[in-house]
This record gives sequence, structure tokens and C1' cells, in this order.
RNA sequence: GCGCCUAUAGCUCAAAGGCAGAGCGUCUGAUUGUGGAUCAGGAGGUUGCCGGUUCGAGCCCGGCUAGGCGCCCCA
Repeated sequence: GCGCCUAUAGCUCAAAGGCAGAGCGUCUGAUUGUGGAUCAGGAGGUUGCCGGUUCGAGCCCGGCUAGGCGCCCCA
């Protein structure tokens, strides 16, 4: 330099172009002598960045950034 893959909540991951979700964690309450476990509820996201297509984009297209893998060149 070229190609491919990955990027979504604190972590691990979902989501046929049609309301952004789950588990764990966290917070509050119930229960408990305390804690744990269990149960109920809450908070938590500019979906890596910039554009484009579309009535509508996490998803499609272009560029960029970061990480991973492979290949090529030089020494």
C1' cells in the first nucleotide's frame, strides 16, 4: 500500500429499511436480625465520525477513524 472482518447502554450481545432491546451490572423499594438470594420498579444510548439514498437508516451507498486478520513491496 491492497483486501476482508469488527465498532449499538458500564460489560457481553440482539434488532427482515418501519417505536433502539435483552442478559449481567448499577440505583430504589419489598422481603431478611444484617448480608446474600428472590421479587417489583427506575436510571443508563447523539447506534465510532462526516456525507448521501429513502416517506423512513443501527441496517443500503461513499469517505474517514480505531481495532483485528490476510496479502504485497523494501530492508